[in-house]
RNA sequence: UUCUUUGUUCUGCUUAAUGGCGCGCCCGGUGCGCGCCAGCGGGGGACCCAACUUCUGUCCGCCUUUGCGGGUAGAUCGGGGCGCACGAUGCCGCGGCAUCGGGAGCAUUUAAUGGCUCUAGCCCGACAGCUAACCUCGUCAGCUUCAUUAAAGUGCAAGG
Numbered sequence: 001u002u003c004u005u006u007g008u009u010c011u012g013c014u015u016a017a018u019g020g021c022g023c024g025c026c027c028g029g030u031g032c033g034c035g036c037c038a039g040c041g042g043g044g045g046a047c048c049c050a051a052c053u054u055c056u057g058u059c060c061g062c063c064u065u066u067g068c069g070g071g072u073a074g075a076u077c078g079g080g081g082c083g084c085a086c087g088a089u090g091c092c093g094c095g096g097c098a099u100c101g102g103g104a105g106c107a108u109u110u111a112a113u114g115g116c117u118c119u120a121g122c123c124c125g126a127c128a129g130c131u132a133a134c135c136u137c138g139u140c141a142g143c144u145u146c147a148u149u150a151a152a153g154u155g156c157a158a159g160g
Base pairs, nucleotide, nucleotide: 003160004159005158006157007156008155010153012143013142014141018038019037020036021035022034023033024032025031039139040138041137042136043135044134049129054075055074056073057072058071059070060069061068062067078127079124080123081122082121086101087100088099089098090097091096092095102119103118104117105116106115108152109151110150111149112148113147114146
């Protein structure tokens, strides 16, 4: 160093949300800020195929007028995006409650069984289907491990 046997052990979790480098700051560290690279994740964006859109204010142009077109500001039970976060039924004080179904999470990984919990929130602003090239954005936040069985794997110890 490699293989094998036995014993023992389980690497924090959800999320895309992690790692590295440089500079600066000061409490000099396992810190904060900025920038870059990588990783991970999201959006926009052709041919082909598919599809065909509201209101209010204000300005400009056309127009005999009703109106038409364009710019700009704003609003959304029109449409769309992130996400597991959806559907049905019933009740009631119209916003909630309950039940069922579907979906999601539970600590090395996979599978089975049982159990517990969640099913939110936010964004765009008339506009985006798919989509190669290409363009662009995010890298937060919140927590503390359910149990059994089987297989695989990791670390440590002893032996061959």
c-di-AMP riboswitch aptamer (ydaO/yuaA leader) from a Chthoniobacterales bacterium, 160 nucleotides, folded computationally. Its mean pLDDT, the model's own confidence on a scale to 100, is 76. The sequence was found by an Rfam model in a public genome assembly. NCBI's taxonomy places the organism under Bacteria, Pseudomonadati, Verrucomicrobiota, Spartobacteria, Chthoniobacterales.